[in-house]
RNA sequence: CGAGGUGAACAGACGAUCGCGUGCCGCUUCCGCGGUAUGAGGAAAGUCCGGGCACCGCAGGGCAAGGGUGCCGGUUAACGGCCGGUGGAGGCGACUCCAAGGAAAGUGCAACAGAAAGAGACCGCCGCUCUCCGGAGCGGUAAGGAUGGAAAGGCGAGGUAAGAGCUCACCCGCGGCCUGGCGACUCGUCCGCGAUGUAAACCCCACCCGGUGCAAGACGCCAUGGAGGCAAGACGGCGGCCCGCCGCGUCCUCCGCUGUCGCUGGAGCUCCGCGGUAACGCGGAGCCUGGAUAGAUGAUCGUCCAAUACAGAACCCGGCUUAUGGUCACGCUCGCAUG
RNA sequence: GCGCCUGUAGCUCAGUCGGAUAGAGCAACGGCCUUCUAAGCCGUGGGCCGGGGGUUCGAAUCCCUCCAGGCGCG
Numbered sequence: 001c002g003a004g005g006u007g008a009a010c011a012g013a014c015g016a017u018c019g020c021g022u023g024c025c026g027c028u029u030c031c032g033c034g035g036u037a038u039g040a041g042g043a044a045a046g047u048c049c050g051g052g053c054a055c056c057g058c059a060g061g062g063c064a065a066g067g068g069u070g071c072c073g074g075u076u077a078a079c080g081g082c083c084g085g086u087g088g089a090g091g092c093g094a095c096u097c098c099a100a101g102g103a104a105a106g107u108g109c110a111a112c113a114g115a116a117a118g119a120g121a122c123c124g125c126c127g128c129u130c131u132c133c134g135g136a137g138c139g140g141u142a143a144g145g146a147u148g149g150a151a152a153g154g155c156g157a158g159g160u161a162a163g164a165g166c167u168c169a170c171c172c173g174c175g176g177c178c179u180g181g182c183g184a185c186u187c188g189u190c191c192g193c194g195a196u197g198u199a200a201a202c203c204c205c206a207c208c209c210g211g212u213g214c215a216a217g218a219c220g221c222c223a224u225g226g227a228g229g230c231a232a233g234a235c236g237g238c239g240g241c242c243c244g245c246c247g248c249g250u251c252c253u254c255c256g257c258u259g260u261c262g263c264u265g266g267a268g269c270u271c272c273g274c275g276g277u278a279a280c281g282c283g284g285a286g287c288c289u290g291g292a293u294a295g296a297u298g299a300u301c302g303u304c305c306a307a308u309a310c311a312g313a314a315c316c317c318g319g320c321u322u323a324u325g326g327u328c329a330c331g332c333u334c335g336c337a338u339g
Numbered sequence: 340g341c342g343c344c345u346g347u348a349g350c351u352c353a354g355u356c357g358g359a360u361a362g363a364g365c366a367a368c369g370g371c372c373u374u375c376u377a378a379g380c381c382g383u384g385g386g387c388c389g390g391g392g393g394u395u396c397g398a399a400u401c402c403c404u405c406c407a408g409g410c411g412c413g
Stems, first nucleotide, its partner, number of pairs: 001335004005330004010325001012304007020039008041310001045321002048319005053213004060243004066209005071085005086100001087098004101204002106202002108198003122145002124141007153171002156168003172194005178188001180185001217261004225255005233248001235247003268287008340412007349365004358396001367383005389405005
């Protein structure tokens, strides 16, 4: 210098003028006016997960179904997130990625090709019989050929009619005991075995999950409102079933009005100390930082300046994913050049 | 705001518990018929199944993620 890797913070600043929402204070009979403070994001987004909160359900029990997660240990309010580790994959490397339990419980599937797809004889090889000498029949054989994504551990020697883990040495893989580790797992010896793949197919195992979402819901007003349904069970609570329990004209469904609350001080933010490899936790100090309901957070000018990108809260919070501008750090990596 | 559904040829749809060269109707194009047109008959082309990634030997189909369109809700 070039090409990368990882991590971090920022998201224009200042001044002037005009304008908007909200809180507080003051004035005003009301409408409103004035002052002051404050006013979007790292993703506010997608709504993909997890919680808070609210209502409904829930005496209790049994059976069945459905959904989700899936190496190990931690962390957390919780998670499919995060942190650390194990194993695997990719990269020369820094480093990155992984739905990563079970196929040795059972079932299904493996099209086409191929003789055969989970058990196998098409060619070939070997033996026997027959022969018109071309071959035919019966049997053995998984070493070789051919097909396929995948063909019954690999290679060598022994062995055999030909062959074959049939036997042996070495290697590979799987399971088990022992050692180390909390554990996933791993080193090595020994023993046994040679078992196709697929569970983002059914399934098995372990763990978790009641439903609906602030248009939840509460209160007030119109207002003792209007219309319809149901005859004790073939009803409702109950959204799968059964037992059981409770309720039933003060029942159920539909229609019609607008306002207030819910609504923002919170698993909150900043700094410091301590514990922990880390995620995170504990303690202390300081701070208040949107709450609209046709929906505020803007516009113009000047200076600095590279000043641009993606993009606008609608109950709140923790994550993930996606979109996006330039900047910085590294006692990170590789290559080239020079000393 | 919250919940849910659907994307397959120019249009409307099949195919969705994996095994295709992805089909059908209408439309388009060519031919036959007709004096010509329509109708009718015969034939032809046209798709990377919304985009990307993954699982699998194999994906329109299974899984994840993004995009577009639509529906419902005091």